[in-house]
A computed fold for a 72-nucleotide RNA from Candidatus Daviesbacteria bacterium GW2011_GWA2_42_7, annotated as transfer RNA. Model confidence (mean pLDDT): 84 of 100. Its Rfam family is "tRNA". The family's RNA type in Rfam is transfer RNA. NCBI's taxonomy places the organism under Bacteria, Bacteria candidate phyla, Candidatus Daviesiibacteriota. It was read from a public genome assembly.

RNA sequence: GCCAGCGUAGCUCAGUGGCAGAGCAAUGCUUUCGUAAAGCAGAGGUCGUGAGUUCAAUCCUCACCGCUGGCU
Numbered sequence: 001g002c003c004a005g006c007g008u009a010g011c012u013c014a015g016u017g018g019c020a021g022a023g024c025a026a027u028g029c030u031u032u033c034g035u036a037a038a039g040c041a042g043a044g045g046u047c048g049u050g051a052g053u054u055c056a057a058u059c060c061u062c063a064c065c066g067c068u069g070g071c072u
Stems, first nucleotide, its partner, number of pairs: 001071007010024004018055001027041004048064005
């Protein structure tokens, strides 16, 4: 330099056009003499950045940024 894949909550990952979710973690509550465990509840997201297509974009297109792999 070229090609491919990935980027979504603190972490691991779903979701592939129509209001963004799960598990774990953290917080609060219940329980306990107290802690852990268990149960319950609420919160936590400019969906990497910018532009385009569309009535509507996490999703499709283009460019850029970062990471991983392959080729040279």